Background: The part of an RNA shown here (large-subunit ribosomal RNA, domain I) has 537 nucleotides and comes from a Gemmatimonadota bacterium. RNAcentral holds the full RNA, with entries from ENA. Model confidence (mean pLDDT): 84 of 100. Its Rfam family is "Bacterial large subunit ribosomal RNA".

Context: one part of a larger RNA
RNA sequence: UGCACACGGCGGAUGCCUUGGCACAGACCGGCGAUGAAGGACGUGGCAAGCUGCGAAAAUCCUCGGGGAGCUGCAAGCAAGCACAGAUCCGGGGGUGUCCGAAUGGGGCAACCCGGCGGGAGCAAUCCCGUCACCCUUAGGGGAGCUAACCCAGGGAACUGAAACAUCUAAGUACCUGGAGGAAAAGAAAUCAAUCGAGAUUCCCAAAGUAGCGGCGAGCGAAAUGGGAAGAGCCCAAACCCGGGUGGGGUGACUCAACCGGGGGUUGUGGGGCCGUAUCAUCAGGCGAGACGAAAGCAUAGCGGAACGGUACUGGAACGUACGACCGCAGAGGGUGAGAGUCCCGUAUGCGAAAUGCGAGUAGGCGAGCUGAUGCGGACCCCGAGUAGGCCGGGACACGUGAAACCCUGGCUGAAUCCGGGAGGACCAUCUUCCAAGGCUAAAUACGAGUCUGUGACCGAUAGUGAAGAGUACCGUGAGGGAAAGGUGAAAAGAACGCCUGACGGCGAGUGAAAUAGACCCUGAAACCGUGUGCAU
Numbered sequence: 001u002g003c004a005c006a007c008g009g010c011g012g013a014u015g016c017c018u019u020g021g022c023a024c025a026g027a028c029c030g031g032c033g034a035u036g037a038a039g040g041a042c043g044u045g046g047c048a049a050g051c052u053g054c055g056a057a058a059a060u061c062c063u064c065g066g067g068g069a070g071c072u073g074c075a076a077g078c079a080a081g082c083a084c085a086g087a088u089c090c091g092g093g094g095g096u097g098u099c100c101g102a103a104u105g106g107g108g109c110a111a112c113c114c115g116g117c118g119g120g121a122g123c124a125a126u127c128c129c130g131u132c133a134c135c136c137u138u139a140g141g142g143g144a145g146c147u148a149a150c151c152c153a154g155g156g157a158a159c160u161g162a163a164a165c166a167u168c169u170a171a172g173u174a175c176c177u178g179g180a181g182g183a184a185a186a187g188a189a190a191u192c193a194a195u196c197g198a199g200a201u202u203c204c205c206a207a208a209g210u211a212g213c214g215g216c217g218a219g220c221g222a223a224a225u226g227g228g229a230a231g232a233g234c235c236c237a238a239a240c241c242c243g244g245g246u247g248g249g250g251u252g253a254c255u256c257a258a259c260c261g262g263g264g265g266u267u268g269u270g271g272g273g274c275c276g277u278a279u280c281a282u283c284a285g286g287c288g289a290g291a292c293g294a295a296a297g298c299a300u301a302g303c304g305g306a307a308c309g310g311u312a313c314u315g316g317a318a319c320g321u322a323c324g325a326c327c328g329c330a331g332a333g334g335g336u337g338a339g340a341g342u343c344c345c346g347u348a349u350g351c352g353a354a355a356u357g358c359g360a361g362u363a364g365g366c367g368a369g370c371u372g373a374u375g376c377g378g379a380c381c382c383c384g385a386g387u388a389g390g391c392c393g394g395g396a397c398a399c400g401u402g403a404a405a406c407c408c409u410g411g412c413u414g415a416a417u418c419c420g421g422g423a424g425g426a427c428c429a430u431c432u433u434c435c436a437a438g439g440c441u442a443a444a445u446a447c448g449a450g451u452c453u454g455u456g457a458c459c460g461a462u463a464g465u466g467a468a469g470a471g472u473a474c475c476g477u478g479a480g481g482g483a484a485a486g487g488u489g490a491a492a493a494g495a496a497c498g499c500c501u502g503a504c505g506g507c508g509a510g511u512g513a514a515a516u517a518g519a520c521c522c523u524g525a526a527a528c529c530g531u532g533u534g535c536a537u
C1' cells in the first nucleotide's frame, strides 16, 4: 500500500411524516377612496431585537351580543396584575387613529421644511384646535387615486410559420391608452329566408373543418337551418293643437319665421296627423313622477348533540389481541403515549342574534298630475339630410379586388317622403321581404382579488408557489435579480451532582421504552477518511 471481515467518523441519500403548496367544483361577494384609500414610514409592551396587533386614548378605549374559567399575542422567564360583581377570548356597532401617500395651504430629495387667517393657553419664547389645492357644477354637490381577471373602445408590433422571403401568417394576439360594471357588450329587423316560412339580443350543441377564402402555398374558415339555456319589451323626433317667446313687417289691431315648454304620436297586413262618420265608454277604469316604506329568509359570534370511567393479556403507553356489551338520521374526518363508532374535538340531526349588512328603496299602501277606445271613408300634411346613394382611397366582413354584394368612412359629390325608400352576393326585370340615417332595456353568458365549503389515480422539503413564510438575506447606482433553510421525545422528564479541560468536548451519575433519541438531536445509503484483526507484497 492493496484485499477481506469487524467497528467507527464524515455525509445527508432513502423511508416515514406535514404546519406549506397545486388544481378543480360550488356558494357568497364583487369594490375601497377627500368622513383621506391601497400601500408605507415612525412609534407603541414593566424588562422588547424581530413578527403580529395597535396609533400619542398606541398588543389597545366604549358599548351591544356570544361565552363560562381562567387570563396578560408568537414566546419561555422574572416582575406586577386582571377574573364568576363574568376577565382573557369570539362577533356587531362606535371612539381614537402621529407622519407620508390621489395628498389637496406653499415647497420638497415620500414619511421632511416653511406659511396665511380665525379661536385658545402662556409673562414670554412658544404651543394647541380649526381652516386655506385644482377641475366640473343644475350651487345641492360631484371628480381625482387604488384594485385579480372578466368587458367595451382608441392605437397596435415582432419573433414565428410559409422548411429562404416580400402578399399572407403569427394577430387585431402581445403591449400602450381611455372608460365602465358586477357583469360588460349586444338587443326589439331598412333581419333572414325562398315562392314554404321565421320573428330582438346573448350563450351552448350540431350544421362543419362543410361552403368558401388562399404566393389556391403555409394556412384562414363561415352562415342559413335544427336542437337547447333564457325570455320582455319600450321611449323619442316630425305632422297637428295649446302656451311662451326673440327677431322681421305693420301707425295700429295684428301677422310671419326661428326657438322653448306641454299635449299628440311611434308604425310596414304601412303608420300617424287632419276632416267627416258610426259604435262603445264616460263619479268608473287606466297610466303615473314623487314622498313614505316592510317582512320572511340569509350573512357576520354560537348552542344542544347517542353509545364501554368494560374484564383479561402483551407493552413505556392500548387506540392492539381474546372475551363480553352498547349507540347509530351519528361507522365523514382529526386528536389522544400503537390501529378508538361508544375518551376528546367533531359528525347525522335540531336550534340560535341585541347590533350591522343583504333581502330592498323591493312588496305594500299613499299619491301631484295625465287620460277616452275602436271601425269605415277622404288622400291635404308628417314619417330622423350633408343622410342614403355615386366616384376615389382605405378598413371591416371566413371572403387577400376578385364577378365582390352587404357594413364603416378620409376626400369630392349628392336624392326621395308612401305613386316613397332599403335588401335578397356585380347588374337588370319580376317577385318576396323589411322601413335606415334618434334612444333605453332584465335573464340565459364571462371572470375571481376576497370569504366559506368540498374534492383530488395532485406534490411531500433538489418535490409542491420564488417562498413549509421570503419578495426576506444577499447582489445591483437603478430598472431589476433573488436564495438557502422542516423532523429530540408520548411528555423536557433538555441531563442535578462528580471527574478531565482555558474552552469546546468528553467520562460517570441520573431521566427515558430507547441517549448510537443529547439538542450539530427520527431513519442514517454512497462517495470519502480512519481503527482493529487476518492475508498478500
Stems, first nucleotide, its partner, number of pairs: 001536009015522001016487002020459002022456007029448002031146002039100003042055003046078002050074002061094006070082003105114003115132007134143003150181001151179005161168001165215001191198002202229005212220002233440003236384001240263005246257004268418001270383004274378007285371003290366001292364001297358004302351003308324001310323004325342002327331001333345003389413007399425001420435005474481002494521001497508004